Predicted 3D model of a 1487-nucleotide RNA (small-subunit ribosomal RNA) from a metagenome. Its Rfam family is "Bacterial small subunit ribosomal RNA". The coordinates come from a structure-prediction model, not an experiment, and the mean pLDDT is 85.
RNA sequence: AGAGUUUGAUCCUGGCUCAGGACGAACGCUGGCGGCGUGCCUAACACAUGCAAGUCGAGCGAGAAGCUCUUUUAAGACACUUCGGUAGACUAAGAGAGUAGAAAGCGGCGAACGGGUGAGUAACGCGUGAGCAACCUGCCUCAUGGAGUGGGAUAGCCCCGGGAAACUGGGAUUAAUACCGCAUAACACUUUAAUAUCGCAUGAUAUAGAAGUCAAAACUCCGGUGCCAUGAGAGGGGCUCGCGUCCUAUUAGCUAGUUGGUAAGGUAAUGGCUUACCAAGGCAACGAUGGGUAGCCGACCUGAGAGGGUGAUCGGCCACACUGGAACUGAGACACGGUCCAGACUCCUACGGGAGGCAGCAGUGGGAAUAUUGCGCAAUGGGGGAAACCCUGACGCAGCAACGCCGCGUGAGUGAUGAAGGUUUUCGGAUUGUAAAACUCUGUCUUUGGGGAAGAAUAAAAUGACGGUACCCGAGGAGGAAGCCCCGGCUAACUACGUGCCAGCAGCCGCGGUAAUACGUAGGGGGCAAGCGUUGUCCGGAAUUACUGGGCGUAAAGCGCAUGUAGGCGGUAUAUUAAGUCAGGUGUGAAAGUUCACGGCUCAACCGGGAAAGUGCACUUGAAACUGAUAUACUUGAGGACUGGAGAGGUAAGUGGAAUUCCUAGUGUAGCGGUGAAAUGCGUAGAUAUUAGGAAGAACACCAGUGGCGAAGGCGACUUACUGGACAGUAACUGACGCUGAGAUGCGAAAGCGUGGGGAGCGAACAGGAUUAGAUACCCUGGUAGUCCACGCCGUAAACGAUGAGUGCUAGGUGUUGGCUGAGAAGUCAGUGCCGGAGUUAACACAUUAAGCACUCCGCCUGGGGAGUACGGUCGCAAGACUAAAACUCAAAGGAAUUGACGGGGGCCCGCACAAGCAGCGGAGCAUGUGGUUUAAUUCGAUGCAACGCGAAGAACCUUACCAGGUCUUGACAUCCUUUGACCACUUAAGAGAUUAAGUUUUCCCUUCGGGGACAAAGUGACAGGUGGUGCAUGGUUGUCGUCAGCUCGUGUCGUGAGAUGUUGGGUUAAGUCCCGCAACGAGCGCAACCCUUGUGUUUAGUUGCCAGCGGUUCGGCCGGGCACUCUAGACAGACUGCCGCAGACAAUGCGGAGGAAGGUGGGGAUGACGUCAAAUCAUCAUGCCCCUUAUGACCUGGGCUACACACGUGCUACAAUGGUCUGUACAGAGGGUAGCGAAGCAGCGAUGCGGAGCCAACCCCAGAAAGCAGAUCCCAGUUCGGAUUGCAGGCUGCAACUCGCCUGCAUGAAGUUGGAGUUGCUAGUAAUCGCGAAUCAGAAUGUCGCGGUGAAUGCGUUCCCGGGCCUUGUACACACCGCCCGUCACACCAUGAGAGUCGGCAACACCCGAAGUCAGUGCGCUAACCAUUUAUGGAUGCAGCUGCCGAAGGUGGGGUUGAUAAUUGGGGUGAAGUCGGAACAAGGUA
Repeated sequence: AGAGUUUGAUCCUGGCUCAGGACGAACGCUGGCGGCGUGCCUAACACAUGCAAGUCGAGCGAGAAGCUCUUUUAAGACACUUCGGUAGACUAAGAGAGUAGAAAGCGGCGAACGGGUGAGUAACGCGUGAGCAACCUGCCUCAUGGAGUGGGAUAGCCCCGGGAAACUGGGAUUAAUACCGCAUAACACUUUAAUAUCGCAUGAUAUAGAAGUCAAAACUCCGGUGCCAUGAGAGGGGCUCGCGUCCUAUUAGCUAGUUGGUAAGGUAAUGGCUUACCAAGGCAACGAUGGGUAGCCGACCUGAGAGGGUGAUCGGCCACACUGGAACUGAGACACGGUCCAGACUCCUACGGGAGGCAGCAGUGGGAAUAUUGCGCAAUGGGGGAAACCCUGACGCAGCAACGCCGCGUGAGUGAUGAAGGUUUUCGGAUUGUAAAACUCUGUCUUUGGGGAAGAAUAAAAUGACGGUACCCGAGGAGGAAGCCCCGGCUAACUACGUGCCAGCAGCCGCGGUAAUACGUAGGGGGCAAGCGUUGUCCGGAAUUACUGGGCGUAAAGCGCAUGUAGGCGGUAUAUUAAGUCAGGUGUGAAAGUUCACGGCUCAACCGGGAAAGUGCACUUGAAACUGAUAUACUUGAGGACUGGAGAGGUAAGUGGAAUUCCUAGUGUAGCGGUGAAAUGCGUAGAUAUUAGGAAGAACACCAGUGGCGAAGGCGACUUACUGGACAGUAACUGACGCUGAGAUGCGAAAGCGUGGGGAGCGAACAGGAUUAGAUACCCUGGUAGUCCACGCCGUAAACGAUGAGUGCUAGGUGUUGGCUGAGAAGUCAGUGCCGGAGUUAACACAUUAAGCACUCCGCCUGGGGAGUACGGUCGCAAGACUAAAACUCAAAGGAAUUGACGGGGGCCCGCACAAGCAGCGGAGCAUGUGGUUUAAUUCGAUGCAACGCGAAGAACCUUACCAGGUCUUGACAUCCUUUGACCACUUAAGAGAUUAAGUUUUCCCUUCGGGGACAAAGUGACAGGUGGUGCAUGGUUGUCGUCAGCUCGUGUCGUGAGAUGUUGGGUUAAGUCCCGCAACGAGCGCAACCCUUGUGUUUAGUUGCCAGCGGUUCGGCCGGGCACUCUAGACAGACUGCCGCAGACAAUGCGGAGGAAGGUGGGGAUGACGUCAAAUCAUCAUGCCCCUUAUGACCUGGGCUACACACGUGCUACAAUGGUCUGUACAGAGGGUAGCGAAGCAGCGAUGCGGAGCCAACCCCAGAAAGCAGAUCCCAGUUCGGAUUGCAGGCUGCAACUCGCCUGCAUGAAGUUGGAGUUGCUAGUAAUCGCGAAUCAGAAUGUCGCGGUGAAUGCGUUCCCGGGCCUUGUACACACCGCCCGUCACACCAUGAGAGUCGGCAACACCCGAAGUCAGUGCGCUAACCAUUUAUGGAUGCAGCUGCCGAAGGUGGGGUUGAUAAUUGGGGUGAAGUCGGAACAAGGUA
């Protein structure tokens, strides 16, 4: 950094897709280790259990267990004993004292931190920068001063009660650092007034006065700690303000405490924060209000950047704590683990009533998905305490998870017979692959033994959860450790098999229908690697929202046009200012993160200290060019004044003639009208035509012009009135007054709508007639709305130059309109056209009338379809207009140009293409081929021209591939191996034969003696064999366009390119043949020529050919002789538009002529360019793959290919007199012949037979040519035409003639009397006609291929049919018109609109009810502290209670908005080859 994808190809526009990076991820396969991080994104869903906030006895009373001592009572061990007792340990109980300190309580501090979550919030919530002269602040630090004296209660404990419990009532008693009174007190507070200084203002500070008010608590180990007041600090908080902070206008108006003021209340404090009164304000297009969504930031991801996306972990702020409301306490809360109330849910209950809140740490359900009900307070930090210490799921650690990043390993070296195995193969090999094995080593990780930290602070000691961890030393052994994805292109990496549009793949293009590098498997390869892929999301690529950095003539895109508001932008000069702008400085921009270098863990990730950066904001000091502001001036922008001419500019009124139709009258008679042709229609009741008169409405010929005017729509007879604008000239007026223009307003073709007129012509709808398969059309005849006028709506058009308005600048040429100057030439201003340069453009094109170069402003676009549609809104009488989506669906849709192909487009040209002719075919009979049918089989192929007398130059058997039956299985045929032997041949028997059985005969050749060769038989397996499939896997061969004149290349040039040029043009030719011209110059394959044949001549040669002259003759070139001629076959000559004339361009060439055997390629043949048709052929042959293998192979007999209602093609013979029959008679050419041609002669009516001369051929034979000519006969008829068919008798070939051959004779004697529509061949030795020969072949041509004989007619010409060539034009075609393609209907599926309604959500509003609670009022009940009088009361104070305002939840109601759903219904989209038509693309057949 780009790539793929629209096309036959190209350039452009434009979307879709990919390669990169990232993640709190999930899923699939796999999984060795360590370090560092990270881990409920869902249900702010519900939660079992445990823990997460306590601490202080140095504030207080009281004080359990335990311990010690004393004492009382009971019991009474050992020992002693006079058995009476002595003695009293131990034990139990009680009391007291001391010690001890649990649990609970009063009190203090903490619980407002720490931890969690992101529901709400679009907000001063957050960020940033300021402000508070409008504030508060416990603990901490500093400073100053103080702590005197009294009092009354209360919890606990005890007693009596209630209750299941939670809990709670009463009585008695008691303490304090709990509570209260008094004293003291200013530098505190309040009030009052003064002076000075300062501040933007309210005001602030300082100084000295006056009056009033306010405090405290003690404990002690005697060190201290704590308390009160005031001031200051630090840190924390509160409030205010500037700026920034998502989408939506299909949300445009919102707001009554609302905005401001005064007064009061309230608060720590300002403030409508609250209340009363007064005023009527405040916000909003610079987006208020409403709706949707969302915690914000440091930062994170991406990006070159600008941007875009995100807001996990860490850090700052905010908000919340089951949902909603409320306050209390306190320095701080309206309080996660506090209180009260309401609600939902869960739990307990004795049914009366209670309890609870994991969005703390673990854990459970839920979910695609996210961990342990772990250890420890050792460290860091926090709370309490004087401290020891206690608490701490904060935190430190460990566990789980490849979730991420980083690091390491799974071994290293040597090792070729290139092992085996796998895969593949052209069978040679190649590859896996130095890979393995093998040998020599190493020991990271893992395993194991031993040692073993730092983290620990302090004066010292003690203290480690992690952890016997990190790390170090040793031992052992290659042992325990590799997968995942991909391999058609993009994109690195290819083969085999399987499958056969199936199964499947796929990110896009697209693969798969029998040879799949794309599916599945294998081998091999590529990539990454303890991971690899997939899915999801974001950025990038995407300049595809374009600030950086896009566009709008035709691709999406200029409003139909103007006026003008806000806004944006704005001429020249001077001065001032300093808002923008620029420069310096100061503060801030937290830390972490990022970048840079340095350092610490072995490295890295990670961590530490440092610097930079943080592009911002605020303050301040300067600069003054530019923009802004202020002031003054200027004239060139703009406007005004005067003069002049042009114009279908507009509005109104009036006037005119031509035409059309109608009416009246005349003339006149049978048609008129209309069309491709007709018909409907009109007309004998008199039309059309014509003459005269009249009426009506509408439109204004010629002039008329890419002429004029207008902003656009638009404006066309003439006159008058009113009126708008532009232009030119003049230069003494104003002095920037300008441009654009969101909203807004006005104008706005046609059609349409409303009311009232009018209505000649035209003419939707409608009717009829035609056309047609149909014809709701095109054509015709009629005809209503409408078209016209007045007034009012509508507001749209391909309203187009598909080109917004304005200004300036940038070569020209040539028309034209209106001015001015000028004698003219010419110049100039304003318009309006064409051509064209630079430049622009994807190209086409534009080009001073820009689509060029720039500036200003507005409008609009962002893939195609859905759709300019739905819903909503605004407008409209309606029709409808404006505004304007989404779901879903496709990978394109599109622009310009190129090459082809095509056109019921155009031009030019050619061809037996038509025309002009001749002869046919199509009708008949027969032959032959095909289709169809039939059949056991009628083998197969060819099947528009270009199959059909074709493969087949020849099916009785064979051929033969088909069918039936009978047989064979290494085979009918080839090669190899083993064994044996000659083989061959012959005979007999069975059989349809193949074959089988029995026999007869026979002993091969070479030799180095080992053996080898040929042949045959048997055996074995490799293999043979296949006319089985695929001509759409192929080679080769062939047909066809077409013997048409075309098809290309090199270099150059033009074009961004596909491509063009050359090859087009003017002539000419049979021809891209030649000439000329030309950005082309040359060349190749084709054309032509060279080749063969034929036509003339010369020469050479002379047998088998010939015979002029000579001789002979049996009269036959027969013989001698000759080669002169004919002929034969070699060589050569000849024809080239060479010569002449005319035309043409002084050309090519054409026309005519001469000469010549032949004249313009002399005639004929061979020769077939690049290519087209997936044309034909796997059955000529060859061949890949597939298929069969006792059969799809092979052999045999018989049958079939020869069938026969029919249809078609190609031929033969005819229909007759230009003929038939008979008799006689003349003249060819080219061929063939030894398994052959076969003469003479003889026999037969004949086919033919007998015969066997000659001939391997210029020698002999086939072999008589026929038409023709001469003569005779027939006399127009189904015949003396015609010969089919059939009968009989024969002949020939052949093993064989029935199916199924040919020929002969006799007899028979069918159809047919010249052929419908249509159609074929032929332009001269041709058509037509006549016979002859050959190949194939035993036999079997009317076919095919050749040969000669006789021998015409016509061609004006290119309008038309067919085919072709060139140029040009249009195209939505490129599988190329047998193309493409549209709509309804039918079926299936999908999303969506409407819909009687139904069910929910949300936010408000009105009213009702009104919990808790603050506040206010009241307080007749109650009331310790204080006061008074007096001994019990009163006062003060306070409380309960009650009342009121507010007030959550709840209720009722009508609306709003949003979602889901619904019978039915509307259109839309997508689907296999459905139905009907044929709208568009060519003049698409009616542009």